This is a predicted structure of a 72-nucleotide RNA (transfer RNA) from a soil metagenome. Its Rfam family is "tRNA". Rfam classes the family as a transfer RNA. The coordinates come from a structure-prediction model, not an experiment, and the mean pLDDT is 80. The sequence is in RNAcentral, with records from MGnify.
[in-house]
RNA sequence: GCGGGCGUAGCUCAGUGGUAGAGCCCCUCGCUUCCAACGAGGCUGUCGCGGGUUCGAUCCCCGCCGCCCGCU
Repeated sequence: GCGGGCGUAGCUCAGUGGUAGAGCCCCUCGCUUCCAACGAGGCUGUCGCGGGUUCGAUCCCCGCCGCCCGCU
């Protein structure tokens, strides 16, 4: 330099056009003498950045950045 994959909550990941979710973690309450476990509830996101297409973009297109793999 060329090609491919990935980037979404504190962490691991879903979601492939119609106002973003799960598990774990954290907080509160219940239960318990206390803790754990269990049960109920709650918090958490400029969907990597910029632009384009569209009535509407996490999703499609272009560029950039970062990580990984391959080729040279």